[in-house]
Parts: sequence; structure tokens; C1' cells
RNA sequence: GUCCCCGUCGUCUAGAGGCCUAGGACGCUGGCCUUUCAAGCCGGCAACACGGGUUCGAAUCCCGUCGGGGACA
Repeated sequence: GUCCCCGUCGUCUAGAGGCCUAGGACGCUGGCCUUUCAAGCCGGCAACACGGGUUCGAAUCCCGUCGGGGACA
């Protein structure tokens, strides 16, 4: 330099145009239970990398930027 893949709560991840003001697990936190702790149960916290485009409608499709990984040179 060229090409390919990826980017979603603190972490891991689901999502494939409308059922998503985005779900689950772990985490953190409040409560219940318990003599206490743990476990268990109930609740809460927290995310679509950024900019543009397509569309009635975008986490999802397209383009670019940024970041990460890989192949070739």
C1' cells in the first nucleotide's frame, strides 16, 4: 500500500428493515429470606464507535472516517 473480517450496557453476547423508548448472562446496587454470610427470589442501573445517505421506517442496507484483528506485498 491492496484486500477481508469485526465494532451493541462495566464484561461476554442476541439481533438479519417495523414485533426494539434494544433482550439475556455475569457484574454493580436496593429489598425479601436468614441469627449472620452464602445460595435463592423480586426490583433497579447500564449499550447500538462517529458522520452522511437510502427508506414511510435503520442496531440492521450503502458510502466515508476512526479503532481492533487478519491475509498478501
Predicted 3D model of a 73-nucleotide RNA (transfer RNA) from a Cystobacterineae bacterium.
Rfam family: tRNA. It is annotated as a transfer RNA.
The sequence was found in a public genome assembly.
The organism belongs to Cystobacterineae, within Bacteria.
The prediction has a mean pLDDT of 82.